A computed fold for a 75-nucleotide RNA from Candidatus Levybacteria bacterium RIFCSPHIGHO2_01_FULL_38_96, annotated as transfer RNA. Rfam family: tRNA. It is annotated as a transfer RNA. The source organism's lineage runs through Bacteria, Bacteria candidate phyla and Candidatus Levyibacteriota. Its mean pLDDT, the model's own confidence on a scale to 100, is 80. The RNAcentral record of the sequence draws on ENA.
Order: sequence, then structure tokens, then C1' cells
RNA sequence: CGGAGUGUGGCGCAGUGGUAGCGCACUCGGUUUGGGACCGAGGGGUCGUGAGUUCGAAUCUCACCACUCCGACAA
Repeated sequence: CGGAGUGUGGCGCAGUGGUAGCGCACUCGGUUUGGGACCGAGGGGUCGUGAGUUCGAAUCUCACCACUCCGACAA
């Protein structure tokens, strides 16, 4: 420098145009002598950033940023 992929609650992931979810973790309550485990309830993200298309965008398009992989050049 060229190509490809990934970016979504604290962590790991799903969601592929129609009001953003699951597991774990966290908080409260129950159970227990206590812890753990189990049961019930709850809080937390506007989707890497900016712009565009659309009635409507996490989802489609463009640019940029970060990370990963492959290749090229150089050493």
C1' cells in the first nucleotide's frame, strides 16, 4: 500500500428494514444459621464516529476510526 472480516448493556453473543434482546455478571426480595445453589422481581446499551437513502436504519450506501486475518513492498 491492496483485499477481507469484526465493532450491539460490565463480559460473551443474537437480532439482516418496522418501538433493541438472550446468557453470565450486578441490585432487591424469598429460601438457608451463614455462604453457595435455587426461585421471583428489577436496573443498565439508542447499536464504533459522521453523513446519505427510506414513511421508518443495528440492518442498505459512502467516508473515517479501532482491532484481526491474508497478500505486496522493504529489511